[in-house]
Model confidence (mean pLDDT): 84 of 100. Small-subunit ribosomal RNA from an uncultured Bacilli bacterium, 1505 nucleotides, folded computationally.
RNA sequence: AGAGUUUGAUCCUGGCUCAGGAUGAACGCUGGCGGCAUGCCUAAGACAUGCAAGUCGAACGAGGUGGCCCAUUGAAGUCUAAGUGCUUGCACAAAGAUGGAUUUGGAUUUUCCACUUAGUGGCAAACGGGUGAGUAACACGUGGGUUACCUGCCUCUAAGCUGGGGAUAACAGUUGGAAACGAUUGAUAAUACCGAAUGUGCUCUACGGAGUAAAGAAGCCCUUAAAGCUUCGCUUGGAGAUGGGCCUGCGGCGCAUUAGCUAGUUGGUGAGGUAAUGGCCCACCAAGGCGACGAUGCGUAGCCGAACUGAGAGGUUGAUCGGCCACAUUGGGACUGAGACACGGCCCAGACUCCUACGGGAGGCAGCAGUGGGGAAUAUUGGGCAAUGGGCGCAAGCCUGACCCAGCAACGCCGCGUGAAGGAAGAAGGCUUUCGGGUUGUAAACUUCUUUUAAGGGGGAAGAGGAGAAGACGGUACCCGUUGAAUAAGCCACGGCUAACUACGUGCCAGCAGCCGCGGUAAUACGUAGGUGGCAAGCGUUAUCCGGAAUUAUUGGGCGUAAAGGGUGAGUAGGCGGCUUAGAAAGUCCGCAGUUAAAGACGGUGGCUCAACCACCGGAUGCUGUAGAAACUGAUAGGCUAGAGUGCAGGAGAGGUUAACGGAAUUCCAUGUGUAGCGGUGAAAUGCGUAGAUAUAUGGAGGAACACCAGUGGCGAAGGCGGUUAACUGGACUGAAACUGACGCUGAGGCACGAAAGCGUGGGGAGCAAAUAGGAUUAGAUACCCUAGUAGUCCACGCCGUAAACGAUGAGUACUAAGUGUCGGGCAACCGGUGCUGAAGUUAACACAUUAAGUACUCCGCCUGAGUAGUACGGUCGCAAGGCUGAAACUCAAAGGAAUUGACGGGCACCCGCACAAGCGGUGGAGCAUGCUGUUUAAUUCGAAGAUACGCGAAGAACCUUACCUAGACUUGACAUCCCGAGCAAAGCUAUAGAAAUAUAGUGGAGGUUACCUCGGUGACAGGUGGUGCAUGGUUGUCGUCAGCUCGUGUCGUGAGAUGUUCGGUUAAGUCCGAUAACGAGCGCAACCCUCGUCAUUAGUUACUAACAGUUCGGCUGAGGACUCUAAUGAUACUGCCGGUGGUAAACCGGAGGAAGGCGGGGAUGACGUCAAAUCAUCAUGCCCCUUACGUCUAGGGCUACAGGCGUGCUACAAUGGCCGAUACAAAGAGAUGCAAUAUCGUGAGAUGGAGCCAAUCUUCAAAGUCGGUCUCAGUUCGGAUUGAAGUCUGCAACUCGACUUCAUGAAGCUGGAAUCGCUAGUAAUCCUGAAUCAGAAUGUCAGGGUGAAUACGUUCCCGGGUGUUGUACACACCGCCCGUCACGCCAUGGGAGUUGGUAAUGCCCGAAGUUGGUAGCCUAACCUUUUAGGAGGGGGCCAGCGAAGGCAGGAUCAGCGACUGGGGUGAAGUCGUAACAAGGUAUCCCUACGGGAACGUGGGGAUG
Repeated sequence: AGAGUUUGAUCCUGGCUCAGGAUGAACGCUGGCGGCAUGCCUAAGACAUGCAAGUCGAACGAGGUGGCCCAUUGAAGUCUAAGUGCUUGCACAAAGAUGGAUUUGGAUUUUCCACUUAGUGGCAAACGGGUGAGUAACACGUGGGUUACCUGCCUCUAAGCUGGGGAUAACAGUUGGAAACGAUUGAUAAUACCGAAUGUGCUCUACGGAGUAAAGAAGCCCUUAAAGCUUCGCUUGGAGAUGGGCCUGCGGCGCAUUAGCUAGUUGGUGAGGUAAUGGCCCACCAAGGCGACGAUGCGUAGCCGAACUGAGAGGUUGAUCGGCCACAUUGGGACUGAGACACGGCCCAGACUCCUACGGGAGGCAGCAGUGGGGAAUAUUGGGCAAUGGGCGCAAGCCUGACCCAGCAACGCCGCGUGAAGGAAGAAGGCUUUCGGGUUGUAAACUUCUUUUAAGGGGGAAGAGGAGAAGACGGUACCCGUUGAAUAAGCCACGGCUAACUACGUGCCAGCAGCCGCGGUAAUACGUAGGUGGCAAGCGUUAUCCGGAAUUAUUGGGCGUAAAGGGUGAGUAGGCGGCUUAGAAAGUCCGCAGUUAAAGACGGUGGCUCAACCACCGGAUGCUGUAGAAACUGAUAGGCUAGAGUGCAGGAGAGGUUAACGGAAUUCCAUGUGUAGCGGUGAAAUGCGUAGAUAUAUGGAGGAACACCAGUGGCGAAGGCGGUUAACUGGACUGAAACUGACGCUGAGGCACGAAAGCGUGGGGAGCAAAUAGGAUUAGAUACCCUAGUAGUCCACGCCGUAAACGAUGAGUACUAAGUGUCGGGCAACCGGUGCUGAAGUUAACACAUUAAGUACUCCGCCUGAGUAGUACGGUCGCAAGGCUGAAACUCAAAGGAAUUGACGGGCACCCGCACAAGCGGUGGAGCAUGCUGUUUAAUUCGAAGAUACGCGAAGAACCUUACCUAGACUUGACAUCCCGAGCAAAGCUAUAGAAAUAUAGUGGAGGUUACCUCGGUGACAGGUGGUGCAUGGUUGUCGUCAGCUCGUGUCGUGAGAUGUUCGGUUAAGUCCGAUAACGAGCGCAACCCUCGUCAUUAGUUACUAACAGUUCGGCUGAGGACUCUAAUGAUACUGCCGGUGGUAAACCGGAGGAAGGCGGGGAUGACGUCAAAUCAUCAUGCCCCUUACGUCUAGGGCUACAGGCGUGCUACAAUGGCCGAUACAAAGAGAUGCAAUAUCGUGAGAUGGAGCCAAUCUUCAAAGUCGGUCUCAGUUCGGAUUGAAGUCUGCAACUCGACUUCAUGAAGCUGGAAUCGCUAGUAAUCCUGAAUCAGAAUGUCAGGGUGAAUACGUUCCCGGGUGUUGUACACACCGCCCGUCACGCCAUGGGAGUUGGUAAUGCCCGAAGUUGGUAGCCUAACCUUUUAGGAGGGGGCCAGCGAAGGCAGGAUCAGCGACUGGGGUGAAGUCGUAACAAGGUAUCCCUACGGGAACGUGGGGAUG
């Protein structure tokens, strides 16, 4: 940093996808160790059990236990020491004494001591810990304010702590209850409670005054008490610190399909309440307050430091750690207190769970573990208070699931290891192979070495500050020996993107896939294996976020045609704004200061062996305060005239509104003339007309529109505006330069205008004309065409508000080459419009270019893949039609723009061809031959299928061929190579069995002993006309003997590509010439080759014979080399010559000469390519398949069948003929298993026989023709099918199934429908001849000659081809593409009678706890008094206000379900048509209206895309 994917290819636009990083992750496979971190993201769902908040006896009374006391027991230790061992001064040590731990029993009478405990009391429990439900808010962040406030414990400071009183719990008694828990009587203490005194102070004040506190405890001293001292407390103040409360500027989500909200609401006055301000609450008064700079509503959400990503700007997130907030089963409430409306407190209400004796009670893990549940998914009912921190206490200490540790989990990050060096017979095995090898691979084995880790053994911390004690972790980290390569590698990928390839299996199956896409028998894409690549104790997948994506563009995009300029205007808010002066300083710039917690990030240094991790130091964009600067912007006060406007003078104009008038034309009416048609179309018909039409003439009526002028002319903001005249009226332009003095530009909402169609009311109605009717066309024709025809079109008034409302181009200002047409003004210079061509520049290209799509600025509107869809829902406007606003689910990997090359067009232009036309003869009808289809069959072998299959493979099926069928046989085989064994033979002949193959027997017998041959065996193999021509080679057909197809260099273009190859001529031709950003070249064309035509030379046998001679009269013989001919070599023809045309060219036309004239005729020769064209059955061949058979042999059958259809031919239908007789003239071939003459026989096919010939020698009648005769138009003397009989020939064989002959028979057929074929000259037509194949078997094929025409005006049309151009939505290329209904499956979605549930409000009812207020015939220790009692005060009860939950009601809103229903999407081959793309066959499209199975059609207006 990019890449893949739209196309045949290209450039662009544009979406989708990938490579990177990250995670509280999960899943799959795998798993050695350590360090550091992290671990319910879901059910703020429910919770068993244990623990998580206590502490103080130095506040207090009291209880209990123990000691002290009595009795009993008598340990360790100490003193002493007999004795023993002996190294002679050491060790052990009995008895004794002391000692008093311990055991047991008792007494509690008193005092004392210690410990402990329920209760009273104090402090804490408001911290710490959890969670993120709620909250869009002063909740949070940041910066301020508080003269409007509080603050326990702590620090400092000032002063004080005097003297009294009455209770009460514990306790005891009685008593209720199942329990929880009480009731009552009696007694008692305090740092509990209550008066009084004092008042440094503090509070209030009318300035006179009034009000207001407290508590003691322990230790030392001391016999005790008192006093004193010390410490801890207590009270009243003042400061501080800390922690809070409240107020406030600014900042951070979505939806406008949420636009209006608000009655305590906004403000004031007064009272209340609070620590304190305040509608916080109440009474009264006023009517305000908020909102497009987004109020209100709905949805979503804890906020931040920070985390991830990114170059950054940004985007996303809010786990762990830290700050703040909120919450604690749900809702409400207060109490206590310095602090709570309180997670492990209280009261009430609701739901749920548990206990119950049914009367009542108890509970709240979103603390730590843990359970079940949910879920893809998240740990131990662990150890310790040793450290850090917290509560209480004077302290010791107690408590602490905070915390420190351990356990589980590869969940993450970091580190280490699974060995190192040598080692080629390149081992074995695996895989592969072209069988040679290659690869795994120095990899292994093997040799030497090391010991991190793991195992086991030994030692062993710091963490505990200054004296001692105290370590959960932990015998852990770490250190030292020991053993031994020992204990340790997987996962994913390998078509491209993207590093890495082969084999086998599978066969659009199974499967893969992130995108493009793989798989239909040779898959580097599926599965497996080998190999390779990547990462590595992990590797992949899934999910999510950022990136790439400049794909929301501030940095950093666009809007003519790709998505995108509002239909147009004037104008509100807003945004922006000319020149100049002054002063102030809001923006702006700069300095300083405060803050920006810590952690994190960044830079540096250091500590764990390194790293992760940790520690220390440093700087860092925001906000605030403040000192300055004054260029620019803004605000203020002045001035100016270049912007803008006013006044004056002119002319131009379909600008607008209203009224009047005019002529032409159509139609209708009346009358006249006049007669049979008119009208209409591609052709017709419907229609009109003898009741007089059309036509024509005159007169009249009525409505609508205004020819010519007329013009990329004019005017208008746009829509739009066209006869003439008048009235009223808007705007622009020009001239001159008087006036105002920035008055300007743009413009969200809102307002006005706005074609056509359409709607309402009332008129009008000539023509035209949706709908409708009829006639045509058609397969149909709800259309195109025709005849009619209603709304409508017109007018007035009122709606609608849309168009391809377009220059598909918003408005304004300034600047930036020229040339030219036209309109208006001006004397001119010039100014203003409207067009064209073009420079720079721009653009993806097309194109735009002073009328910008160029260069800049200002403002507005709009776009962000395609479809769904301008649809649904909601809102709003409308009488309606409908308009405006305007989604999503789901589906796809494209949709699209411009240009390129082709192909195509019922587009255009030019040209060619037996393509048409002009002709001649056929086919299609008949019979037969032959091939094919179909059918049949045991088999009718297989292939060929429009042209380019069908007398084709097949140049020849009776057996063979032969591939098919039936039957019978063989299995290393009919054929090839190799090995082993045996034999001397094998072939042939004969016999037997058999249909034969075959088998058996006999005969036969060369040659050789290695060979060959035969037999037998073994397995490698043979064999296959079995499959695939869509795996192939080779060969072939066709376009097409058409004139094309390309390349190098250069040039143009971003590029595909173009140029060359186009253009003007010309040609059969891309043939040639000229022009020309091209210049050259190649394959094709032509030529070179063969043949025919003319001549020459050479050569003359088997050919020839002019002259000479002979002759049997036959070139027969001699002879000749002249001629014909043969067959070799040459020559000739080149537009060379002349004239004309053309451009002085190429070339064409005509002529001469010439055998031949413009390529002389014919042949061979077939460019790049197309049709997955044909052939695996000519041959070759990959792969697959068969192997006692899909191979081989044999016999018989079949390929020859026969209702029907098709192709190609032959013979005919007759007189241009048939038959009979006579008679003339070829060429080219073939011949030894052959051609065969003369002769004889036979009617004949043919037979007998055999001269000659290995061929210019021999073999071979040419026929049509000509001459003569006959037939006389008929199913015939035409025609010959069919059939009968008899034969001939070939062959082993002629039945299925040959050809020919003779005699007899004598069918159809009298020139052929639609349609269709060949041919342009020695051609068609016609007539014979030969050859290949072949034993035999042509009407086929190939070849040869004989006779020998007609016609071509011409290129409009049919077919095919070439070139140029044009359009295209085609590129598998028109046999293309493609639209809509209908039917079926699936998917999501709208409507829907309703139904279910949620949410937030409103109104009314009820009203718990609590609080505030009130209150009597209730109760009441402290204080007061005048004391049997009363009062003050308090409590309970009751009442009133507020008040949660609950109930009722009507609405709102959000979801779920829903019979039925609407359209949408999608699906391999369904149905109907063919709307669009080419002039798409009626040009298309837009708005609107009507109609129609459907695409659609028609009317009106508009656009050109």